Model confidence (mean pLDDT): 82 of 100.
The RNA shown here (transfer RNA) has 76 nucleotides and comes from a Thermodesulfobacteriota bacterium.
It was read from a public genome assembly.
Its Rfam family is "tRNA". It is annotated as a transfer RNA.
NCBI's taxonomy places the organism under Bacteria, Pseudomonadati, Thermodesulfobacteriota.
RNA sequence: GGGCGGAUAGCUCAGCUGGAAGAGCGCCCGCCUUACACGCGGGAGGUCACAGGUUCAAUCCCUGUUCCGCCUACCA
Numbered sequence: 001g002g003g004c005g006g007a008u009a010g011c012u013c014a015g016c017u018g019g020a021a022g023a024g025c026g027c028c029c030g031c032c033u034u035a036c037a038c039g040c041g042g043g044a045g046g047u048c049a050c051a052g053g054u055u056c057a058a059u060c061c062c063u064g065u066u067c068c069g070c071c072u073a074c075c076a
Stems, first nucleotide, its partner, number of pairs: 001072007010025004019056001027043005049065005
């Protein structure tokens, strides 16, 4: 240099054929308990990496960029 995969909540990850963004854990509140844990109920938390494009409508399609991982080529 080339190719492939990935980037979505604090963490780990889903998200089908473009049509109202989710789960588990964690965090906060309540219930329960003498108390804590467990359990139950509720809640907060998102620039869907960034910038453009297509579309009535984009996390999803197209282009470019950045970062991470893997493979590969060249030089030495």